[in-house]
């Protein structure tokens, strides 16, 4: 130099094939039960889906560049 996978909350991860409200588990934050703590219950906040562009009425999702790890070739 080729080729191929990863990137979504503060962590892990699902949704992407087949575009139509961005989700789940932990963490956090409130409140309750407990003399406190754990621990259970009830509610709640966090995300321009690596980046930039095109395509659509509409992108996490479809093209295409490009960045950042990670496996294969040469």
């Nucleotide at each position: 130099c080729g080729g191929g996978g990863u990137g979504u909350a503060g962590c892990g991860c699902a949704g992407c094939c087949u575009g139509g409200u961005a989700g789940c588990g932990c963490a956090c934050c409130u409140g309750a039960a407990u003399g406190g703590g754990g621990u259970u219950c009830a509610g709640g906040u966090g995300g321009u889906c690596g980046c930039a562009a095109g395509u659509u009425c509409g992108a996490a999702u479809c093209u295409u560049g490009u960045c950042a790890c990670c496996c294969c070739g040469a």
This is a predicted structure of a 74-nucleotide RNA (transfer RNA) from an uncultured Pseudomonadota bacterium.
Its Rfam family is "tRNA". Its family is annotated with triplet codon-amino acid adaptor activity in the Gene Ontology.
The sequence was found in a public genome assembly.
Its mean pLDDT, the model's own confidence on a scale to 100, is 84.